[in-house]
RNA sequence: AACGUGCUCCGGGGUCGGUGAGAAUCCGAACCGGCGGUGAAAGUCCGCGAGCCGGGACCUGAUGUUUGGGUACCGGUUGAGCUGGUGAAAUUCCAGCACCGACGGUUAAAGUCCGGAUGGGAGGCGCACGGA
Numbered sequence: 001a002a003c004g005u006g007c008u009c010c011g012g013g014g015u016c017g018g019u020g021a022g023a024a025u026c027c028g029a030a031c032c033g034g035c036g037g038u039g040a041a042a043g044u045c046c047g048c049g050a051g052c053c054g055g056g057a058c059c060u061g062a063u064g065u066u067u068g069g070g071u072a073c074c075g076g077u078u079g080a081g082c083u084g085g086u087g088a089a090a091u092u093c094c095a096g097c098a099c100c101g102a103c104g105g106u107u108a109a110a111g112u113c114c115g116g117a118u119g120g121g122a123g124g125c126g127c128a129c130g131g132a
Base pairs, nucleotide, nucleotide: 003130004129005128006127007126009124010123015029016028017027018026030112031111032101033100034048035047036046037045043099044098051077052076053075054074055073057071058070059069060068061067062066081097082096083095084094085093103115104114105113
């Protein structure tokens, strides 16, 4: 030093116009892009996280049956890119044209509004101890 353990802090962005009784949801135009990896910088490659579904356990509200909510854990699921250029190397850069986006709510269908969420989180910097 690698690495291990513990702890602090940090850890997701984005809208206007038109129509209409009503839409930040439709239509038109715009805008946004978590974390690690990679021969070179990635929303679209390889993985991960969030979300969603299921399971039993525990906590809890109502309840004579039954049912709502919450917590961690386990299992499952989980979107979308091509062409050309440069180069030793790029589905990552440059150019062009595309595409994608959980759940619940809503006077009308949501990546952009509101909510769970002052939450969780992949992980990142740092500190302490071990390594010695």
Source information:
The prediction has a mean pLDDT of 80. Predicted 3D model of a 132-nucleotide RNA (FMN riboswitch aptamer (RFN element)) from Cryobacterium lactosi. The model forms 100% of the base pairs in the Rfam consensus. NCBI's taxonomy places the organism under Bacteria, Bacillati, Micrococcales, Microbacteriaceae, Cryobacterium. The sequence was found by an Rfam model in a public genome assembly.